[in-house]
Background
Predicted 3D model of a 347-nucleotide part of an RNA (small-subunit ribosomal RNA, central domain) from an uncultured bacterium.
Context: one part of a larger RNA
RNA sequence: CUGGGCGUAAAGGGUGCGCAGGCGGCCAUUUAAGUCAGAUGUGAAAGGCUACGGCUUAACCGUAGUUAGCAUUUGAAACUAGAAGGCUUGAGUGCAGUAGAGGAGAGUGGAAUUCCUAGUGUAGCGGUGAAAUGCGUAGAUAUUAGGAGGAACACCAGUGGCGAAGGCGACUCUCUGGACUGCAACUGACGCUGAGGCACGAAAGCGUGGGUAGCGAACAGGAUUAGAUACCCUGGUAGUCCACGCCGUAAACGAUGAGUGCUAGGUGUUGGAGGAGACAUCCUUCAGUGCCGGAGCUAACGCAUUAAGCACUCCGCCUGGGGAGUACGUACGCAAGUAUGAAACUC
Numbered sequence: 001c002u003g004g005g006c007g008u009a010a011a012g013g014g015u016g017c018g019c020a021g022g023c024g025g026c027c028a029u030u031u032a033a034g035u036c037a038g039a040u041g042u043g044a045a046a047g048g049c050u051a052c053g054g055c056u057u058a059a060c061c062g063u064a065g066u067u068a069g070c071a072u073u074u075g076a077a078a079c080u081a082g083a084a085g086g087c088u089u090g091a092g093u094g095c096a097g098u099a100g101a102g103g104a105g106a107g108u109g110g111a112a113u114u115c116c117u118a119g120u121g122u123a124g125c126g127g128u129g130a131a132a133u134g135c136g137u138a139g140a141u142a143u144u145a146g147g148a149g150g151a152a153c154a155c156c157a158g159u160g161g162c163g164a165a166g167g168c169g170a171c172u173c174u175c176u177g178g179a180c181u182g183c184a185a186c187u188g189a190c191g192c193u194g195a196g197g198c199a200c201g202a203a204a205g206c207g208u209g210g211g212u213a214g215c216g217a218a219c220a221g222g223a224u225u226a227g228a229u230a231c232c233c234u235g236g237u238a239g240u241c242c243a244c245g246c247c248g249u250a251a252a253c254g255a256u257g258a259g260u261g262c263u264a265g266g267u268g269u270u271g272g273a274g275g276a277g278a279c280a281u282c283c284u285u286c287a288g289u290g291c292c293g294g295a296g297c298u299a300a301c302g303c304a305u306u307a308a309g310c311a312c313u314c315c316g317c318c319u320g321g322g323g324a325g326u327a328c329g330u331a332c333g334c335a336a337g338u339a340u341g342a343a344a345c346u347c
Stems, first nucleotide, its partner, number of pairs: 003319004007301002012315001014200004021193003025087003029083003033080002035076008048066007090190001091187003094183005102176007109153001114148007124135002161168002205246006214240002219235004257314006265292012296303002320347003329340004
């Protein structure tokens, strides 16, 4: 390189948008670049292949034919491609509806923890396996009233919903993205994928400025223990929260790239639409989301119309273990580091 692969053995990019590129619906017309057929030339000799022949065979040798490709030329028109035309089923628009923790900003609310003030009240509280550190006669814990402040939103809540992924959960308002259903009015292939590129991207971490109730790396103390730089306890700083700017990684997982078509069923659930009906319910259909299971697939486990089945298009990735996601170089970053990414050697 080819081949074979990528749920769990090595292997799907964290996710989307999208330039180039690759691929692309139905009908008729035309061109003839690809494609196919014919002819001519070339394709030196030797060699290769085929047939026949010569040394008793063979090796060896002789004769004839042939070979991809290229060029010129004559034709064919199914397919690919080009041109021009039409279509509506793919895609999109419109109109009428539907559901939703989708996003951003502003405001509001109640429960609880903590703290402060005041009242009642008195000797304990707290914590554990048991204790101790700790708090408390300067009146704690408990309880009542008032106040302050920050963070999170019990029940509803559901293999429920929404989002491309990360993710999103009190209530109200404003702005705003997408999806689904029905109608079939409009456009008429406008599509799919997508190297680079751009954007988004949990937590932790970083910069500047705020904020800090609870929790709580580090740290301190008390225990435990042979020791205990831990597990348990009492405290507690960064952080967790907000604004703006970085970082760009995760078991970023369904460990399963995106799109299209086709291929038994059964049962639950969410959002629509249509029909029947006794107004309980039942049937049909579209979009999503679970479970079970057949064919088929699979090394097995299992997957099974939400495929890991049968096919097609495009992208990414793998190629024995260690060395190593290391070194070097380069790019990005304030840094932490991230991305790209070897070899010697060794088994």